[in-house]
RNA sequence: GAAGAAGGACAGACGGUCGCCGGUUUCGCAAGAAACGGGAGGAAAGUCCGGGCUCCGCAGAGCAGGAUGGUUCCUAACGGGAACCGGGGGUGACCCCAGGGACAGUGCCACAGAGAGAAGACCGCCUGCUUUGGCAGGUAAGGGUGAAAGGGUGAGGUAAGAGCUCACCAGCUCUGGUGGUGACAUCAGAGGCUCGGUAAACCCCAUCUGGAGCAAGGCCAAAUAGGGAAGCGUUUGAGAGCGGCUCGCUCGAAGCUUUCGGGUUGGCUGCUUGAGGCCGUCGGCAACGGCGGUCCUAGAGGAAUGAUCGUUGCCCGUCUCCGGGUAACCGGAUUCGGGUACAGAACCCGGCUUACGGCCUUCUUCGACC
Numbered sequence: 001g002a003a004g005a006a007g008g009a010c011a012g013a014c015g016g017u018c019g020c021c022g023g024u025u026u027c028g029c030a031a032g033a034a035a036c037g038g039g040a041g042g043a044a045a046g047u048c049c050g051g052g053c054u055c056c057g058c059a060g061a062g063c064a065g066g067a068u069g070g071u072u073c074c075u076a077a078c079g080g081g082a083a084c085c086g087g088g089g090g091u092g093a094c095c096c097c098a099g100g101g102a103c104a105g106u107g108c109c110a111c112a113g114a115g116a117g118a119a120g121a122c123c124g125c126c127u128g129c130u131u132u133g134g135c136a137g138g139u140a141a142g143g144g145u146g147a148a149a150g151g152g153u154g155a156g157g158u159a160a161g162a163g164c165u166c167a168c169c170a171g172c173u174c175u176g177g178u179g180g181u182g183a184c185a186u187c188a189g190a191g192g193c194u195c196g197g198u199a200a201a202c203c204c205c206a207u208c209u210g211g212a213g214c215a216a217g218g219c220c221a222a223a224u225a226g227g228g229a230a231g232c233g234u235u236u237g238a239g240a241g242c243g244g245c246u247c248g249c250u251c252g253a254a255g256c257u258u259u260c261g262g263g264u265u266g267g268c269u270g271c272u273u274g275a276g277g278c279c280g281u282c283g284g285c286a287a288c289g290g291c292g293g294u295c296c297u298a299g300a301g302g303a304a305u306g307a308u309c310g311u312u313g314c315c316c317g318u319c320u321c322c323g324g325g326u327a328a329c330c331g332g333a334u335u336c337g338g339g340u341a342c343a344g345a346a347c348c349c350g351g352c353u354u355a356c357g358g359c360c361u362u363c364u365u366c367g368a369c370c
Base pairs, nucleotide, nucleotide: 001366002365003364004363005362006361007360008359010357012312013311014310015309016308017307018306020039021038023036024035025034026033027032041342045353046352048351049350050349051348052347053213054212055211056210060247061246062245063244065209066208067207068206069205070084071083072082073081074080085099086097087096088095089094100204101203105202106201107198108197109196122143123142124139125138126137127136128135129134151169152168153167154166155165156164170194172191173190174189175188176187177186178185179184217269218268219267220266227260228259229258230257231256232255239251240250241249276295277294278293279292280291281290282289283288313340314339315338316337317336320333321332322331323330324329
């Protein structure tokens, strides 16, 4: 220097003018005015998970449905995070994994191939027959197809072969020892000779799981009316509370449901001080937690947080100069032009994912050439 890996902070600054939305104070009968001070993000986004809060039977039982899936820990909780284990990728820094079960059962395995799972005879090999073209039987050593063809090497064995038998190796199952909280690692022994893959296919196992959401909900004000149609029902009880179903519980001797048409459709609250931010210290490998100090930091509601001018910062290209270096190139100054990303709170918080600009730190590999 080039190509990468991991992490971090930031998200332009200052001033003038004109505006927008809240707050406090003062003035004003009021409408309002003035002054002071505040006013988006790291993702405010997607709305994908989790929690708070609110209401609905204070949520009981069973079923169905949904989610998750290595271990230990963290957390209010999580499908999140940390550390580790196992597997995979990369030369490496490092990265990725829904990572339980395929001897409970079922399904599927394209194309090719004879055969795709208690298999299989296309070629080959062996035996027999033969009309010499082949036919029948045996055979999974060899060839061929395929992502995958039912362990590998060698010896024995055989008509030819085959875990058919044996030795070693690999893998599987079981038992035991050692280390670790654990996932697991490692060692020893035994077994039958080997059992394909796929569960983000059905399924099985374990754990968790009530529903709806600030348009929740509460208060005030305003309006009101009854009617048409269809269906169900009046003890053989419709329907309601009741939410995917059933059970169960309560109400219900009479109306109820759907629909058409009509009326009203304003305001206040919930609302922002919170599992909060920052700093220090202690514990912990870390996520995180304890203690102490300090700060207050938008609350709009069809929705404010803006526009413009000047100076300047940063980035890219370009003109020129200085310094360093063999060079690629680096640092500094300078002329002109262009650019300055992604994106806008809507009850709040913790995550994940996605979008996005340049900067800094540490590390890896390659190279001495542009």
Molecule: Bacterial RNase P class A
Organism: Desulfuromonas acetoxidans DSM 684